[in-house]
RNA sequence: GGCGGCAUAGCCAAGUGGUAAGGCAGAGGACUGCAAAUCCUUCACCCCCAGUUCAAAUCUGGGUGUCGCCU
Numbered sequence: 001g002g003c004g005g006c007a008u009a010g011c012c013a014a015g016u017g018g019u020a021a022g023g024c025a026g027a028g029g030a031c032u033g034c035a036a037a038u039c040c041u042u043c044a045c046c047c048c049c050a051g052u053u054c055a056a057a058u059c060u061g062g063g064u065g066u067c068g069c070c071u
Stems, first nucleotide, its partner, number of pairs: 001070007010024003018054001026042005047063005
C1' cells in the first nucleotide's frame, strides 16, 4: 500500500427493513427468625456523520477503532 471480518447495556450475546430477545453483573422489592437459593421489577434511540425509505441496529456512501490475510 491492497483486501476482508467485526463494532448492540458494566461484560457476553441474539436480532439482516416495522420501533432492540436472553444470560451474567448492578439497583429496588417479595419470600426467610437471619441468610443462601428462588421469584418480580429496573438498566442500551445499536461506534460517528450523511444518504435512501412512510419507517434503518439492519440497506448505501464516507470516517474512527479493532482483528486478520496479501505484498
A computed fold for a 71-nucleotide RNA from a Bacillota bacterium, annotated as transfer RNA.
It matches the Rfam family "tRNA". About the family: Transfer RNA (tRNA) molecules are approximately 80 nucleotides in length.
The prediction has a mean pLDDT of 80.
NCBI's taxonomy places the organism under Bacteria, Bacillati, Bacillota.